[in-house]
RNA sequence: CUUACCAAAAGGCAAACCUGCCGAAAGGCAGGGACGCAAAGUUAAAGGGGCUAACUCCAGUUCGGACAGGCCAGCCAACUGCCAAA
Numbered sequence: 001c002u003u004a005c006c007a008a009a010a011g012g013c014a015a016a017c018c019u020g021c022c023g024a025a026a027g028g029c030a031g032g033g034a035c036g037c038a039a040a041g042u043u044a045a046a047g048g049g050g051c052u053a054a055c056u057c058c059a060g061u062u063c064g065g066a067c068a069g070g071c072c073a074g075c076c077a078a079c080u081g082c083c084a085a086a
Stems, first nucleotide, its partner, number of pairs: 012037002017032006035074001041079003047076002049072003056066003
């Protein structure tokens, strides 16, 4: 100096739930709150998968079915990234 493994240090994010707002809904934003996360950082018709179905179409005579360019990255995936003793 490099590689592998694994501690440590500095920190980071923030589930459920509650309140307010937006949205047809899924869900999102803000505040509170921590279940957890070595990527729980970024990417959503131009990787897969999942959720909702306003509009539209079909049926029907309220309640149904189909449909995403709407939504989910804390489902998989891709890209990027902090520290590193013995």
About this RNA: A computed fold for an 86-nucleotide RNA from a Bacillota bacterium, annotated as c-di-GMP-I riboswitch aptamer. Lineage of the source: Bacteria > Bacillati > Bacillota. The coordinates come from a structure-prediction model, not an experiment, and the mean pLDDT is 81. The model forms 95% of the base pairs in the Rfam consensus.